RNA sequence: GAUUUAUAAAGAAGCGCGGAGAGACAGGCUCUGUGAAGCGCUAGCAACCGGGAAAAAGUUCCAAGGUGCUAAAUCCUGAUUCCGCCACGGCGGUAAAAUAUAAAUC
Numbered sequence: 001g002a003u004u005u006a007u008a009a010a011g012a013a014g015c016g017c018g019g020a021g022a023g024a025c026a027g028g029c030u031c032u033g034u035g036a037a038g039c040g041c042u043a044g045c046a047a048c049c050g051g052g053a054a055a056a057a058g059u060u061c062c063a064a065g066g067u068g069c070u071a072a073a074u075c076c077u078g079a080u081u082c083c084g085c086c087a088c089g090g091c092g093g094u095a096a097a098a099u100a101u102a103a104a105u106c
Base pairs, nucleotide, nucleotide: 001106002105003104004103005102006101007100008099013042014041015040016039017038021031022030023029025078026077027076028075043070044069045068048066049065050062051061052060053059074098080095082093083092084091085090
C1' cells in the first nucleotide's frame, strides 16, 4: 500500500512548546491570537486486539499491555439502489459508496 470483516446518532481534558490555520475531499456551515495544525507530558473515554469466566451466542467481567479517540450525529449534504408520500418543487426512510478505526491476510 491492497483486500476482507466489524464498528461509527454514545463517551472523554489540562498544561508546555508552537504561531495560523483546522474540521479527509467538494459545497456549505462551524471552530480558531480568549491561540489553529503539529510535537511533548499528564489525565480521561472506549473496549478492536489482550486477560478471566461461560460454552448456546450476536454473553459477561477486567483494563496492566498494543492501538485508537477526547468541538459540533462521520458537523450537514454528496455519484447511485430500493421503498413511501407528493401540490411534481421536493420530502422522509433505507441500502450502497466515500472516509475513519481495529484485526487478519497478501